[in-house]
Molecule: SAM riboswitch aptamer (S box leader)
Organism: Cyclobacteriaceae bacterium
């Protein structure tokens, strides 16, 4: 780097250094931010994917490897469904909607394979 599988509406922050951006990418929206963004370090916490121990076996707990600690993965983008509205209408068709619920894509993390 690619592929496979699983999960993604829950949970969990203080300090030091530093100093202007940040929320993955593109567009749009909406937010966070000098009452200090991002980053680095320290400490703490959350979680439970893998692992160690315990056990007859699980659960719980323990050890270690990761991960995470604003907002649903902040929301929309693609597809079809429903609903509402509008237009033309015999049925119905078409259009619009940051309306509703779902699937997908993309992404993140873990474990595994090449």
């Nucleotide at each position: 780097u690619a592929c496979u599988u699983a999960u993604c509406c829950a949970g969990a922050a203080a300090g030091a250094c530093u100093g202007a951006g940040g929320g993955a990418c593109a567009g749009g929206g909406c937010c966070c931010u000098a009452u200090g963004a991002a980053g680095u370090c320290u400490u703490a916490g959350c979680a439970a994917c893998c692992u160690u121990g315990c056990u007859g076996a699980u659960a719980a707990c323990c050890u270690g490897g990761u991960g995470c600690u604003a907002a649903u993965u902040c929301c929309c983008u693609u597809c079809g469904g429903c609903u509402a509205c509008g237009u033309u209408u015999c049925a119905a068709a078409c259009g619009u909607a940051u309306g509703c619920a779902g699937a997908g894509a993309a992404g993140a993390u873990a474990a595994g394979u090449a």